[in-house]
């Protein structure tokens, strides 16, 4: 990089260092010199993992715990994109729900 799969409205610093852009892309909104993004520290969770118990008794499956391997610590993935549906206006175009899909992130597998 590409593929399979699960999850993504909860959590989580008034610390150091630095020092200008930052929130994936679009359109918006927004966060930042009262110092953002990034490193460290510290923290939050539990995808893997490990330990226990109890169940099936192959394969495992549930529940507790712990934190070894990621992985996170403004805003639901901040909203939004493509599609149906249902309302509302209105006369073809627009607004607003819902639900899905799609793009993205992160685990674990696989190539």
């Nucleotide at each position: 990089c590409u593929c399979u799969u699960a999850u993504c409205u909860a959590g989580a610093g008034u610390g150091g260092c630095u020092g200008a852009g930052g929130g994936a892309c679009u359109g918006g909104c927004c966060c930042g010199a009262a110092g953002a993004c990034g490193c460290c520290c510290g923290g939050c969770a539990a995808c893997c993992u490990u330990c226990a118990a109890a169940c099936a008794g192959c394969g495992g499956u549930u529940u507790g715990a712990a934190a070894g391997g990621u992985g996170c610590c403004a805003a639901u993935u901040c909203c939004u994109g493509c599609a149906a549906a249902g309302c509302a206006g209105u006369a073809u175009u627009u607004g607003c729900u819902u639900u899905g899909a799609a793009a993205g992130a992160u685990g674990a597998g696989a190539g």

Annotation
A computed fold for a 111-nucleotide RNA from Tenuibacillus multivorans, annotated as SAM riboswitch aptamer (S box leader). The model forms 97% of the base pairs in the Rfam consensus. The organism belongs to Tenuibacillus, within Bacteria.